[in-house]
RNA sequence: GAAGCUGGCUGGACAGUCGCCGCCUGUUUUCACUAAAAAAACAGGGGGAGGAAAGUCCGGGCUCCAUAGAGCAGGAUGCCGGUUAAUGGCCGGCCGCCGUGAGGCGAGGAAUAGGGCCACAGAGACGAGCGUAUUAAGUUACGGUGAAACGCGGCAACCUCCAUCCGGAGCAAGACCAAAUAGGCAGGUGAUGAUGUUGCUCGCUGAGCCUGCGGGUAGGUCGCUUGAGCGCAUGGGCGACCAUGCGCCUAGAGGAAUGAUUGUCCACGACAGAACCCGGCUUACAGGCCAGCUUCAAUU
Numbered sequence: 001g002a003a004g005c006u007g008g009c010u011g012g013a014c015a016g017u018c019g020c021c022g023c024c025u026g027u028u029u030u031c032a033c034u035a036a037a038a039a040a041a042c043a044g045g046g047g048g049a050g051g052a053a054a055g056u057c058c059g060g061g062c063u064c065c066a067u068a069g070a071g072c073a074g075g076a077u078g079c080c081g082g083u084u085a086a087u088g089g090c091c092g093g094c095c096g097c098c099g100u101g102a103g104g105c106g107a108g109g110a111a112u113a114g115g116g117c118c119a120c121a122g123a124g125a126c127g128a129g130c131g132u133a134u135u136a137a138g139u140u141a142c143g144g145u146g147a148a149a150c151g152c153g154g155c156a157a158c159c160u161c162c163a164u165c166c167g168g169a170g171c172a173a174g175a176c177c178a179a180a181u182a183g184g185c186a187g188g189u190g191a192u193g194a195u196g197u198u199g200c201u202c203g204c205u206g207a208g209c210c211u212g213c214g215g216g217u218a219g220g221u222c223g224c225u226u227g228a229g230c231g232c233a234u235g236g237g238c239g240a241c242c243a244u245g246c247g248c249c250u251a252g253a254g255g256a257a258u259g260a261u262u263g264u265c266c267a268c269g270a271c272a273g274a275a276c277c278c279g280g281c282u283u284a285c286a287g288g289c290c291a292g293c294u295u296c297a298a299u300u
Stems, first nucleotide, its partner, number of pairs: 001296010012265007020048002023045008050271001054282002057280005062170004069202004074166005079093005094108001095106004109161002114159002116155003126151001130143004174222004184213006196204002229248008266269001
């Protein structure tokens, strides 16, 4: 210098103007005897998408239903050890395969429990037989092909077996205020068990449920963003990760805000848009940056 491998970071910058959604503070007004609270207006301050917010594929938290219980069915995983709240994730090691290499990939238990399958080639593919030669005799020897050919063959990402794990529904969960799936009427059904609870059975629950008529309200609050949180430092560990200390607060709407525009600059800007919250995986992605390492070539 060229070509690569692995890991990580970033995802236009700055300023002005006009808006939008929450929060905090202050003032005024309404209501009111006063105060508080509430509402409205104005002013000020501060915050306002992502590395994937995505797919909803795994794992957990949280909520309700027995503090989730038994059996069947069903599903998932599958070398060994570790990590974690947990995992099918991640880390380390072994083995196998690929690569010159850095490295990458691997559902990687069991084939004398049973069933099933074995492409092409080959006469014959799991059943023993078959072909050729040979022998008293399926008696002995050999067998082009093929992954496997006369044998206790191979395949379990075919069924299956073994081991381990898995209850269901999901924030439209659910809780509260309240007249707000209320309360009323009629019929049917129900302790010989309604209803709910898991696909089924049991178990549990224990008085309602179904249909029709008629009809009130169609609201508010919480859950809800302080969390297995983030950053830095120190220590432990090969590592995933853990411990301690210090600092920080970083959207929380409820049909959905996070926008538009102007100026300057550059390398001219990709994929994309929160809806209960986290940890992963996968997929999409213009460009830029950093670190470690490998191979080849050259020079010293």
This is a predicted structure of a 300-nucleotide RNA (Bacterial RNase P class A) from Nitrosospira sp. It matches the Rfam family "Bacterial RNase P class A". It is annotated as a ribozyme. The model forms 98% of the base pairs in the Rfam consensus. The organism belongs to Nitrosospira, within Bacteria. It is recorded under the gene name rnpB.